[in-house]
RNA sequence: UGGUCGAAACGGCAAACCCGUCGCGAGGCGGGGACGCAAAGCCACGGGACUGGCGGGUCUCGCCAGUCAGCCGGGUUGCCGAA
Repeated sequence: UGGUCGAAACGGCAAACCCGUCGCGAGGCGGGGACGCAAAGCCACGGGACUGGCGGGUCUCGCCAGUCAGCCGGGUUGCCGAA
C1' cells in the first nucleotide's frame, strides 16, 4: 500500500407516519420525523414482489409497458484503521 474483516472514532443515510407536490397506479420528489443500516452510495443484469394495459380457460396463465436498490443475488465506487 492492497485484500479480507468490523472494535473504536469522525461523521453519513433515513423506515413507518404527517404535510405539500407529481403520477391512472405501484410509487417518485421536497420538508418534518427516526425503525434501522458498514455501503440503507450508485446501477433494473438475474430472480422476486407490486402497478397499468391487452388476451385467455379470468387470477392460476401469457404478452407489453412500468415501480421497488431499505426483498435477495450480482456489478461498480467509497470513509476509518483495532484484533

A computed fold for an 83-nucleotide RNA from Chloroflexi bacterium RBG_16_72_14, annotated as c-di-GMP-I riboswitch aptamer. The sequence was found by an Rfam model in a public genome assembly. NCBI's taxonomy places the organism under Bacteria, Bacillati, Chloroflexota. Rfam family: c-di-GMP-I riboswitch aptamer. Gene Ontology term of the family: cyclic-di-GMP binding. Its mean pLDDT, the model's own confidence on a scale to 100, is 87.